[in-house]
């Protein structure tokens, strides 16, 4: 450099269930494991979702793009 049939030593961890911030979506920690080959980061683009009569509001990276890193196998 390309790629991700097949594998998985090691990784991460939906739902739901506790316990704790949050109006709320949602976070975090612990059980737990459907899934994941970036289910690592980062809310820049879109999308979805909360909150208000009104945004210069807020989540969502396990919706998608795009960015910056990483590991393991195949090929060249």
């Nucleotide at each position: 450099c390309g790629g991700g049939a097949a594998a998985a030593c090691g990784g991460c961890a939906u739902a739901c269930c506790c316990g704790u911030c949050g109006c709320a979506a949602g976070g975090c920690g612990g059980g737990g494991g459907c899934g994941c080959a970036a289910a690592g980061u980062g809310a820049c683009g879109a999308g979805c979702c909360c909150c208000g009569a009104a945004g210069u509001g807020g989540g969502u990276g396990g919706u998608c793009g795009c960015a910056c890193u990483g590991c393991c196998c195949c090929g060249a």
The RNA shown here (c-di-GMP-I-GGC riboswitch aptamer) has 76 nucleotides and comes from a Planctomycetaceae bacterium. The source organism's lineage runs through Bacteria, Planctomycetota, Planctomycetia, Planctomycetales and Planctomycetaceae. It was read from a public genome assembly, where an Rfam model found it. Its mean pLDDT, the model's own confidence on a scale to 100, is 82.